[in-house]
RNA sequence: CUCAUGCAGAGUGGCUGAGGGACUGGCCCGAUGAAGCCACGGCAACCGGUUGAAGUUUCGAUUUCAAUGCAGGUGCCAAUUCCAGCUCCGACUGAAGUCGGAGAAAAAUGAG
Numbered sequence: 001c002u003c004a005u006g007c008a009g010a011g012u013g014g015c016u017g018a019g020g021g022a023c024u025g026g027c028c029c030g031a032u033g034a035a036g037c038c039a040c041g042g043c044a045a046c047c048g049g050u051u052g053a054a055g056u057u058u059c060g061a062u063u064u065c066a067a068u069g070c071a072g073g074u075g076c077c078a079a080u081u082c083c084a085g086c087u088c089c090g091a092c093u094g095a096a097g098u099c100g101g102a103g104a105a106a107a108a109u110g111a112g
Stems, first nucleotide, its partner, number of pairs: 001112005011040005019029003023085004041077003046073002048070001049068008081106001086103007
C1' cells in the first nucleotide's frame, strides 16, 4: 500500500501500584486495584490442517463453497471498534442544535 472483518463470544491467580478506554470531544472503567509482566485458563475461526461438494485441469494439481477446534501461526477475553468526529438523507426546532438512517474517514486484527 491492497483486500477482508467487527450489534456475537471469552478471566482467574501472582508481582506491582495509577492510570486506562488509539487521537479530539463526550461518556465511562480504575485502591473492591488501572496499565504492564508472569502463570494457568477461555473465546473465536483470519491463515494453516482435515473432510465433503462443485468447477477447471497439461492428471501433477488448482479454484470456489460448506463443515470441522484440530489447538499449528496469529488475534482477542468492560461497554457495538463504548459513542461521536467528515458527507448525504429524514424528523423536530425561530435558531443553535437534538434524534434516527446510510455511506465515508480513522484506528484495530488478519492475509498478501
Model confidence (mean pLDDT): 82 of 100. SAM riboswitch aptamer (S box leader) from a soil metagenome, 112 nucleotides, folded computationally. It matches the Rfam family "SAM riboswitch aptamer (S box leader)". Rfam links the family to the GO term regulation of gene expression. The model forms 97% of the base pairs in the Rfam consensus.